[in-house]
């Protein structure tokens, strides 16, 4: 330089092809319930600018652009 792929809660991810519910799972964190106590297990909460700026929609994580950043691959 060009092509792939990837970025989403503290971690790790799904959601995007097909716009619309409070996004949502595992882990972990906080409260609570069992237990003698701890682990385990069962309720519950809190935690998300959806990499950034713009656009186009009534409506964007989801479409379009243009840029940052990681990872391969080609030259």
């Nucleotide at each position: 330089a060009g092509c792939g792929g990837g970025g989403u809660a503290g971690a790790g991810c799904a959601g995007a092809c097909a716009g619309g519910a409070g996004u949502g799972c595992u882990c972990g964190c906080a409260g609570g319930g069992c237990u003698c106590a701890u682990a385990a297990c069962c309720c519950u909460g809190a935690g998300g600018u959806c990499g950034u700026u713009g656009g186009u929609u009534c409506a964007a994580a989801u479409c379009c652009a243009a840029c940052c950043c990681c990872c391969g691959c080609u030259a």